[in-house]
């Protein structure tokens, strides 16, 4: 330089054009003589940054930026 692959919640991942979610984690609460394991509610998201189609984009184009992987 060149090609493929990924980037959504603190971590792992779903959502394949119509309301962004799941399981761990957290934190509260319930059980319990205390924990832990169970049960139950809460909170956490400019969906890598810009731009464009489209009534509507995490989703589909362009371009940068990051991680992997292969290649000269």
């Nucleotide at each position: 330089c060149c090609c493929c692959a990924g980037g959504u919640a603190g971590c792992u991942c779903a959502a394949u054009g119509g309301c962004a979610g799941a399981g761990c984690g957290a934190u509260c609460g319930g059980c319990u003589g205390u924990a832990g394991a169970c049960c139950g509610a809460u909170a956490g998201g400019u969906u890598g940054g810009g731009g464009g189609u489209u009534c509507a984009a995490a989703u589909c184009c362009c371009u940068c930026c990051c991680u992997g992987g292969g290649g000269a």
The RNA shown here (transfer RNA) has 72 nucleotides and comes from a Candidatus Aenigmatarchaeota archaeon. It matches the Rfam family "tRNA". Rfam classes the family as a transfer RNA. NCBI's taxonomy places the organism under Archaea, Nanobdellati, Candidatus Aenigmatarchaeota. The coordinates come from a structure-prediction model, not an experiment, and the mean pLDDT is 82.